[in-house]
RNA sequence: GCGUCACUCGUCUAGCCGGUAAGACCUCAGCCUUCCAAGCUGAUGACAGGGGUUCGAGCCCCCUGUGACGCU
Repeated sequence: GCGUCACUCGUCUAGCCGGUAAGACCUCAGCCUUCCAAGCUGAUGACAGGGGUUCGAGCCCCCUGUGACGCU
């Protein structure tokens, strides 16, 4: 330098052929308990960045960034 692949709550993973972004752990609040832990209930929180296509994009296209692998 070229090519391929992967970027989704704080972390780990879902999300089917484009149609309301889901779950577990963590955190917070309440219940329970003499207190703590455990348990139960609820809440907060994300599509790597920018453009394009589309009525509508996490998903399709382009550029950029980060990482992994391969070739030279």
Transfer RNA from Anopheles darlingi, 72 nucleotides, folded computationally. RNAcentral holds the sequence, with entries from ENA, Ensembl Metazoa and Rfam. Model confidence (mean pLDDT): 80 of 100. Rfam family: tRNA. From the family's description: Transfer RNA (tRNA) molecules are approximately 80 nucleotides in length.